About this RNA
This is a predicted structure of a 72-nucleotide RNA (transfer RNA) from a Candidatus Roizmanbacteria bacterium. It matches the Rfam family "tRNA".
Formats: sequence, C1' cells, structure tokens
RNA sequence: GUCCUUGUAGUUCAAAGGAUAGAACAGAGGUUUCCUAAACCUCCGAUCCCAGUUCGAUUCUGGGCAAGGACA
Repeated sequence: GUCCUUGUAGUUCAAAGGAUAGAACAGAGGUUUCCUAAACCUCCGAUCCCAGUUCGAUUCUGGGCAAGGACA
C1' cells in the first nucleotide's frame, strides 16, 4: 500500500429496516443481618464520526477514524 472482519452501557453480548435500544456481570440505594457475605427489590448508564437512501437506520450505501487479520 491492497483486501477482509469488527466498532452498541464500566465489561461481555443481543436487537438481520419499524414498537420504549434489551440482558448478564459491575456500580449506587433500600429490605434482611449484631456486622459482613449471600438473597430479594429499585435506580443509573450506550449505538465511533460525517454524509446518503428510506415515511422510518444500531441495521443498508459511501467516506473517514480506530482495533484485529491476510497478502505484498
């Protein structure tokens, strides 16, 4: 340099054009306990960026950025 894959809560993953972007773990608060742990309840929190297509984009298209891989 060319090509391919990936990019979503703090972390690991869903959502395959539509409905309020969900789950687990983590974090905060509460109940319980003499205290801690465990258990249960509640809360917090995210679509890499810019355009395009579409009535509607996490999803499709183009470009950029980042990570990984193959070839040279």
About this RNA
The source organism's lineage runs through Bacteria, Bacteria candidate phyla and Candidatus Roizmaniibacteriota.